[in-house]
This record gives sequence, C1' cells and structure tokens, in this order.
RNA sequence: CGGGGCGUAGCGCAGCCUGGUUAGCGCGCUUCCUUGGGGUGGAAGAGGUCCCGGGUUCAAAUCCCGGCGCCCCGA
Repeated sequence: CGGGGCGUAGCGCAGCCUGGUUAGCGCGCUUCCUUGGGGUGGAAGAGGUCCCGGGUUCAAAUCCCGGCGCCCCGA
C1' cells in the first nucleotide's frame, strides 16, 4: 500500500442478508424469598448515543458514503 472480517449492556454473543412490536439471549450485577450464615435453587429488577459522522427513507442496529479502532491475508 491492496484485499477481507469484526465493532450491539460489565463480559461473551444473536439480530443485519430480506428496514417496521418496546433491541434480545447466556454469564455477571442489585433486591427479595429460601439458610443459623454461605453456596445452590426460586422470584423480581436495573443496565444500551447498537464505534463515530453524514446520506436515503414515513421509518435505519439493519441500506449507501466517509472516518476511527482491532484481527487476518497478500505485497
């Protein structure tokens, strides 16, 4: 320098191709129940500028353009 992949909750990921309900799952966290206490188990709950900016659209995590970061391949 060229090509490809990835970026969504504290962590790991799905959803994207095919735009449309309130953005979800596991682990973790908080409170409560259970226990003498803890663990296990049960119930409820909090937590998201969907990497950033712009565009298209009635409507964008999803489509388009530019940028940033990480990883891989090639030179």
The RNA shown here (transfer RNA) has 75 nucleotides and comes from a Thermotogota bacterium.
The prediction has a mean pLDDT of 82.
It matches the Rfam family "tRNA". Rfam describes the family as follows. Transfer RNA (tRNA) molecules are approximately 80 nucleotides in length. By type it is a transfer RNA. Rfam links the family to the GO term triplet codon-amino acid adaptor activity.
The RNAcentral record of the sequence draws on ENA.
Taxonomically the source falls in Thermotogota (Bacteria, Thermotogati).